c-di-GMP-I riboswitch aptamer from Paenalkalicoccus suaedae, 87 nucleotides, folded computationally.
[in-house]
RNA sequence: GCUAGAAAAAGGCAAACCUCGCCGAAAGGGAGGGACGCAAAGCCAUGAGCCUACGUGCGAUUCGCAUACGGUCGUCAGGUUGCCUAG
Numbered sequence: 001g002c003u004a005g006a007a008a009a010a011g012g013c014a015a016a017c018c019u020c021g022c023c024g025a026a027a028g029g030g031a032g033g034g035a036c037g038c039a040a041a042g043c044c045a046u047g048a049g050c051c052u053a054c055g056u057g058c059g060a061u062u063c064g065c066a067u068a069c070g071g072u073c074g075u076c077a078g079g080u081u082g083c084c085u086a087g
Stems, first nucleotide, its partner, number of pairs: 002087004012038002017033004022029002036074001042080003046077003049072003055067005
């Protein structure tokens, strides 16, 4: 350096849920608590999927339908960085 793996060792992250006079139209995000789990559950929205619809357009207009420039990296891929061990 490459490949494989989490058995060991040192560690890391943090689902659901709860709280917040936090951000947001919402999806969702943030902070604190908490651990379901994760060998990249580190980072990146590049491809796809999924979620939302402020706004916009249309309609038979208390509403409905479509739509991402919004979101999701703990949905799948891809890119990129990295601890330990074995070969």
About this RNA:
Lineage of the source: Bacteria > Bacillati > Bacilli > Caryophanales > Paenalkalicoccus.